[in-house]
RNA sequence: ACAAUGGAGAGUUUGAUCCUGGCUCAGGACGAACGCUAGCGGCGGGCUUAAUACAUGCAAGUUUAGGGGUUCAGCAAUGGACACCGGCGGACGGGUGCGUAACACGUAUGCAACCUGCCCUUUACUGGAGGAUACUCCGGAGAAAUUCGGCACAACACUCCAUAUACUCAUACUUUCGCAUGGGAGAAUGAGGAAAGGUUACGGUAAAGGAUGGGCAUGCGUCUGAUUAGCUAGUUGGCGAGGUAACGGCUCACCAAGGCGACGAUCAGUAGCUGGUCUGAGAGGAUGAUCAGCCACACUGGCACUGAGAUACGGGCCAGACUCCUACGGGAGGCAGCAGUAGGGAAUAUUGGUCAAUGGGCGAAAGCCUGAACCAGCCACGCCGCGUGCAGGAAGAAGGUCCUCUGGAUUGUAAACUGCUUUUGCCAAGGGAUAAAGAGAGGCUAUACGCCUAAAUGAAGGUACUUGGUGAAUAAGCCACGGCUAACUACGUGCCAGCAGCCGCGGUAAUACGUAGGUGGCAAGCGUUGUCCGGAUUCACUGGGUUUAAAGGGUGCGUAGGCGGCUCCAUAAGUCAGUCGUUAAAGGUAUGGGCUUAACCCAAAUAAGGCGAUUGAUACUGUGGAGCUUGAAUUCGUUGGAGGUAUCCGGAAUGCGUAGUGUAGCGGUGAAAUGCACAGAUAUUACGCAGAACACCAAUUGCGGAGGCAGGAUACUACGACGAGAUUGACGCUGAGGCACGAAAGUGUGGGGAGCGAACAGGAUUAGAUACCCUGGUAGUCCACACUGUAAACGAUGGUUACUAGAUGUUCGGUAGCAAUACUGAGUGUUCAAGCGAAAGCGAUAAGUAACCCACCUGGGGAGUACGACCGCAAGGUUGAAACUCAAAGGAAUUGACGGGGGCCCGCACAAGCGGUGGAGCAUGUGGUUUAAUUCGAUGAUACGCGAGGAACCUUACCUGGGCUAGAAUGCCUUUGACCGUCCCUGAAAGGGGAUUUCUCUUCGGAGCAAAGUGCAAGGUGCUGCAUGGUUGUCGUCAGCUCGUGCCGUGAGGUGUUGGGUUAAGUCCCGCAACGAGCGCAACCCUUAUCAGUAGUUGCCAACAGGUAAUGCUGGGGACUCUACUGAGACUGCCUUCGCAAGGAGUGAGGAAGGUGGGGAUGACGUCAAAUCAUCAUGGCCCUUACGCCCAGGGCUACACACGUGCUACAAUGGCAGGUACAGAGGGUCGCAAAGUGGUGACACUAAGCCAAUCUCAAAAAGCCUGUCCCAGUUCGGAUUGAAGUCUGCAACUCGACUUCAUGAAGUUGGAAUCGCUAGUAAUCGCAGAUCAGCCAUGCUGCGGUGAAUACGUUCCCGGGCCUUGUACACACCGCCCGUCAAGCCAUGGAAGCUGGGGGUACCUGAAGGCGGUAUCCGCAAGGAGCUGUUUAGGGUAAAACUGGUAACUGGGGCUAAGUCGUAACAAGGUAGCCGUACCGGAAGGUGCGGCUGGAUUACCUCCUUU
Repeated sequence: ACAAUGGAGAGUUUGAUCCUGGCUCAGGACGAACGCUAGCGGCGGGCUUAAUACAUGCAAGUUUAGGGGUUCAGCAAUGGACACCGGCGGACGGGUGCGUAACACGUAUGCAACCUGCCCUUUACUGGAGGAUACUCCGGAGAAAUUCGGCACAACACUCCAUAUACUCAUACUUUCGCAUGGGAGAAUGAGGAAAGGUUACGGUAAAGGAUGGGCAUGCGUCUGAUUAGCUAGUUGGCGAGGUAACGGCUCACCAAGGCGACGAUCAGUAGCUGGUCUGAGAGGAUGAUCAGCCACACUGGCACUGAGAUACGGGCCAGACUCCUACGGGAGGCAGCAGUAGGGAAUAUUGGUCAAUGGGCGAAAGCCUGAACCAGCCACGCCGCGUGCAGGAAGAAGGUCCUCUGGAUUGUAAACUGCUUUUGCCAAGGGAUAAAGAGAGGCUAUACGCCUAAAUGAAGGUACUUGGUGAAUAAGCCACGGCUAACUACGUGCCAGCAGCCGCGGUAAUACGUAGGUGGCAAGCGUUGUCCGGAUUCACUGGGUUUAAAGGGUGCGUAGGCGGCUCCAUAAGUCAGUCGUUAAAGGUAUGGGCUUAACCCAAAUAAGGCGAUUGAUACUGUGGAGCUUGAAUUCGUUGGAGGUAUCCGGAAUGCGUAGUGUAGCGGUGAAAUGCACAGAUAUUACGCAGAACACCAAUUGCGGAGGCAGGAUACUACGACGAGAUUGACGCUGAGGCACGAAAGUGUGGGGAGCGAACAGGAUUAGAUACCCUGGUAGUCCACACUGUAAACGAUGGUUACUAGAUGUUCGGUAGCAAUACUGAGUGUUCAAGCGAAAGCGAUAAGUAACCCACCUGGGGAGUACGACCGCAAGGUUGAAACUCAAAGGAAUUGACGGGGGCCCGCACAAGCGGUGGAGCAUGUGGUUUAAUUCGAUGAUACGCGAGGAACCUUACCUGGGCUAGAAUGCCUUUGACCGUCCCUGAAAGGGGAUUUCUCUUCGGAGCAAAGUGCAAGGUGCUGCAUGGUUGUCGUCAGCUCGUGCCGUGAGGUGUUGGGUUAAGUCCCGCAACGAGCGCAACCCUUAUCAGUAGUUGCCAACAGGUAAUGCUGGGGACUCUACUGAGACUGCCUUCGCAAGGAGUGAGGAAGGUGGGGAUGACGUCAAAUCAUCAUGGCCCUUACGCCCAGGGCUACACACGUGCUACAAUGGCAGGUACAGAGGGUCGCAAAGUGGUGACACUAAGCCAAUCUCAAAAAGCCUGUCCCAGUUCGGAUUGAAGUCUGCAACUCGACUUCAUGAAGUUGGAAUCGCUAGUAAUCGCAGAUCAGCCAUGCUGCGGUGAAUACGUUCCCGGGCCUUGUACACACCGCCCGUCAAGCCAUGGAAGCUGGGGGUACCUGAAGGCGGUAUCCGCAAGGAGCUGUUUAGGGUAAAACUGGUAACUGGGGCUAAGUCGUAACAAGGUAGCCGUACCGGAAGGUGCGGCUGGAUUACCUCCUUU
C1' cells in the first nucleotide's frame, strides 16, 4: 500500500496416558404450550390440530339520464318507493393449502402461433323492416318451493334486408426482410359478414395503434427411496382432417416403429412454490406463520352455459354423502368471507364501531353498497421503553440463621428515623394541532385529470398530549447454588423418600434428596417442555479418513466414464476483463429523518450473487489441423524359472496277498485297557499286487495376476529380464456395471481307494468327559467332467507415474578385468537419514512428497441378522435394514499385579537326618449344643495353654432376686461442726431404724477434715475398629522403597535402581545420560567367649600362721576363681592361589575367637477398610427411677460330639529300692525360714538368722555305684473311684490344691496326613520367677546339666527377591468372562386366518352435459323439441399386484436380583488361539481339511549391526 471486521470451548471410556470415537452441556431462535408470579405504555402477533360439522346476523351490488308498468304524496308541475325487461359488475376484493414432484414455482428468453371488457389515440359509418316476451291483468295447481294456461303491450332485448375501397378467407404475381418454418408491403379476381338509439351530456358499429391484463412454448434450477430397472399403443413421428383466441396427438382416420431411461425413466413416499425467515465466521443447514408475488381449491366428483375474461367461494345442471322442512306427494342447503357455536386439541380472541380516510363496483351526478379497509375489545404471545424511589442514617437495634456459645459472625445502611423528589397511579381542567382535502357549489382558464375562493364533513375520541393537585404514596417475583456453571451452611431423612441435561448423588456426619438461613443469576417476568441451526472439521466444497482404532474389492481382463507426453498453427466452448438488460415491492446493509427514547415507521442510496446479451484477451483446458520421440507397443538377439496343460517313466516307504524261517507275545500309554496273536501274530526273507506322496538337493532361493506351483523325461503353451535401437507415432493410466480365474471344505455323475481320517464304535481319563490320549473306522482325501465362489483369500497396506541421504546380503542378465572385484538394469531381504505417524512403527518394495482413477468407512450391540430381490441341485452366497438398548465399544503405549511363561538367586522350602503331632488317658483353649445366664472379644497363614502373668466371694462386664435416683467416685460454691468409732432391732446382704459420742490447727485473715444442701460438670465394659488417635500382628530382619537436578518420551512414565561380576545384603567393584542424596542393610548398643589394668566385701584361699570331729572357721593375703568398671583383641590384616577390581578358595600361619565368632535389642516405603471403642483416649449416635449404681445367690467350670495346643505313657538305653556327685539364674519382712520336736505324710508347734555375693528357699535332676524285676497289660502305665486327712481363706456344695491308704481304666509306638530342628542346636534332665490368700501351672517367661545325627544337591512342593515375556486383570487370578436352561419386562421377524386402504386392468351399466345424425312435431325464419350414436362422473362384477392393522402358534434379540449347569476365551488359560467349511454334541463347544500369527517357550539355520 492493498484486503479484512470474522472463527473460544467443556464433561464423560483408563490405576494413570496419548489417540480414535460416540453421547451430553454452555449460545441463538419460535405463530408456541405448561408451572409460579404480575404495575404501566408503545408497536406487532394470535386454530400450527378436524380442507370436521355448522344455529344466527352481516360479507355484491348498482343504474329511472335504456324500457314499459304498479303504487304513494301533491290540485298540478313534480318527487319518492316497488318488482320486472335491459346494461355494467358478481372472473375483483376476502379465505384456505386439499391436491400437486408439475413448465406448478423461480429465473432467463421466445410467440414470424395468440386474445384483451372498461381506458387513450386515429379513421370511417350510424339506412330500412319485423315478430315476440317479462312485469301487469284474467283463470288454475301445490303444504311449500314453485308453476301452468290465456289476453294485451315496450326497449340501447331479439330477428331480417341494404351498404362497406376498411376487415377476413381463397387463387396466382411483384418487391423487401428474416437463423428456419416464414413475415411485411403493393395491386388483381372471387366469396363473407355491421349498427340503436337518445333528454345532444352521452352512446353504438367497423378498423388500426397504444396501454393494461392474460394464454402458449422453451433453456436452466427445484425432496427422499435402486430392498422401485426397465417404462410407453395416442405411445413417438409423418400425411390429411377436425377443434381452439392460438401452436400442438389437443382429437380423429391412415402410414411408419418409434420415444424415455444408470446424467436415474417408471413406480412409491412426502410436500403448495418464491421473495424471504432462523442459525452459522463463512460455505452451508433448517424453514416457507404474519407482509408481498404466483399457483391450486371452494361439501365430494363430473359437466358445460353465459361472458372480454370462469369450467365461476356467497351462479347453473347431474351423481354421491350429510343436514334441515314436509300435509309424505315433494322441496331446501353448502362460513377454507367477518364475527360466533359444537367438536378435536397442550393450544389461539368480539356474534364490537365506522364508511371519516385509503381502495373497489355501479351511476352523468348526488349518492348507494363494501366484515376490503380503518379503528376499538381480549391475551405478558413476542419485541421495545418506563417504574416500584433518592440521599443521609451504627445502638452495627430487635428478630432470624450459624458457631469454637459469659461471646462472636451474618442478614446489614438493610430497617427504624430525618430530609428530598413525583415518572407512574388517582382527581380536576384544557385539549392546540395532524390525519381534511378532494368531490359538490361559485369563479378563472390552454376546456386538461389544471388553478383560485368560501362553507360543510371525525368511527377512533374527549383519545394522544399539556397543566394543576395529592401523597413514598399504587407496584417483585422466578430459578439456581457437586463438576461442567456464577452462587454454602444448618437441620431432617438413611439405597428410604427422592434428584438427575451428562458424569452421577442417597446404605447415620448428604455443599447433589426435603426444609430453613444465606448467596448467585435474570427481572414483569422467571423456569420447564417441544422444535430448528450452532458448537459437530461428527458426511469434511471450504474442511476428514482407510497397516493395528470403523474402513482397500480375493485377483486380473476390459466397456462406459474420469484423467492424460513434446512443438507449431487455427478457433474462442470452458476461463478472465469491461459494458448493457434484468433480478417487483417489502425485507437486509449503511446514511439521514419522524414518533420525548427505543421497538416501530419514512426517505434517498448501495452491494453481493444469478440469468441473458454484447465487446475484448488467449497463458492454461477443450476442439480442428500439421509434426516429434522420451511414454506405450512391435522386431532381432541372449537368457531365466517348482509358470501352465497333457502323456510316459522311476525308486524309497506303507499296506495287502502267497511262500519260507521262527515262538509267545505284539501293540499302545503318563500309566493302562480296548485291539492283534498258538487257527502261529510281532520280527525276518523272497516274490507279487495296489494306491497315494515325491527324502537328500532345499535356501528370508525361484516362478506366477491372485489362488498357488517341487521325483524324472517329452510335446504343446504362456511370461519376465537384459542387450541392440530397426519399426509405429501418444496407440497411454485407471476402471462403475460386465466377463474370466479363484485354497480348503462341500455338492452331482462315473471311477479309484494304500495311508490318513470328520461322523460313528470301543478302551481310558474324569465329579461328569458327547473332549484332549489309545484301538478301529465311514464319507472324504486321488482321477475325469460339471457346480459352488467363500478364507486371518494378509504385507490385515488398491492401481499407475514422478521425486527424496546411505550401508550391506542375495537371484537373473549386461559391461570391464586373468582373477579378486567394480559399475549397471530388473527383482528379492536386512538396517537406517530426512520426513511421516496416537504410538508401535514405516522409511526408494513408504505408512515420505505430489498427481490421476477406482473401492470402502462414519459410536457399541441388535446384525452381516430380518424382509425383498438375484445366483445356487443343496449347503449357502451377494445385496442388506429397522424397532429397541448402552455411554461407552475400541487402538497404541505405561506402571503394577498375575501366569499350571522363561532365566538367575535365597530360605529347615525340599532332600538327608533326629524327635514329635494325628491313635490312648488326662489338662487346657475353641466350635457346636445346652442354659435364666453359660459375659465379651480373637477366626486361613497372621484365632484356638490367644486378651487372661491366677474366674470359689471379689474379679465380673452375664443371669435371677432385693434395693437407690444429682446418684458408687472427684472438683468448685454455700451452710454446719461434726464425722469416725461402739452398741441394739430388722434383713440373705445392701439397706432401713435407733442409742451413745461430739472436730483439729492457726500468724485469728483462714486452712484441713467431715456431713448436709444446691447448681455446674454425672455415669454407661451401650453401638460404630468401616468415623479415629495410640498400640499390635503379618509379608519380613525380606532387601528393598524413594527424592533433587539433568537427560529421554506429545504423555502416563523412563533413566538413576538396568547390564557384567560379587555379597547375608540396592554389600561392594567395573561399565553406563546420568550425577548425587535420603529411609532401609551394615556399623555404633547389650550379652557371651580370651587377655590385661584397677578395686578386694558379704565373694576367693596359692603360700604363711592358728584352730576344729569337719568346714576360709580365724589371723592374714590379692596370687587364682569370681565380682564390676575401664581397656585390648578380628581388620581377609599376613601367606599361597584365582580374579582388572570388588572379592573368592586354602585340613595355611598366628590366635581364646576367622571371615557378620554365638545370641539379643533394633522392623524402610507400604499391604491386609488385618486386630483392638472391653487397657487407654476420642468424633458421632443411644440410655437417664436405667443400657447408671449397691447387694446376695448363681453363671463364666454345663456335655452326645468335633478340632487345636500340651502333659503322662505304652516300658529293660527301663521301673523300683539304697548309696553318692556336680549348676546357673532368681525370690524373700503381711516374707524366706535354718535347727529342734510331733506326724507314714501333707503339715503343725517352738524358734536362730536374714531387708540378703553374709541368712534362707535349696533337695538340683538326669548322671555314677550296688541290688531287684525278666517282657507280662507286668514291680510298665497311672486315669477313675472309695475312705481318711492337711493347708489357704468370711466361705472349698456347685468349684481349690496337697497328703496317706486302697482301687488300678485306656494304652503294647499310633491311617490318610502333618509339625519342629543345621550345634552347645535337636533330644533329654531338673531349677527359678511373675501373677498369687490359695490354686485347677502339664501353661508362660527365664536358667543351667547331659548332649547328638545329617545336608549329595536345588529336579520337585511352599514362600520370597531381581530381570524378562504374555495379558481381554487394575476390587488387580479369591481377577475377568462364555453359552444353554429357568423367571419377569420390552421391541421385533415368520404365520393358517380375519379386517382396512390407495392405484391399475378387464367386462357390464351409465346421469347431466358436449359433439355428430335426424322424414314425420313447433317456429315465417333463425332455430328448437323429440329420437338416436359416441364420450363420461358414478355404480356393479372379476382376477391379480401393492401397502397397513390384528392374530392362535412360533423364531431369535435386548434388558433385568446374588437362580441352575458347566469353564469355552484372556497367562503356553492348563488341548495356543483365530478364519473359512463340513459333521457332531445339554451348553459353552469338539473334531476333520486348508489357511493366518493378531501364539508363548526354545535359540538350530539365515540375515543385519559392531569388532
Small-subunit ribosomal RNA from a Bacteroidia bacterium, 1507 nucleotides, folded computationally. The RNAcentral record of the sequence draws on ENA.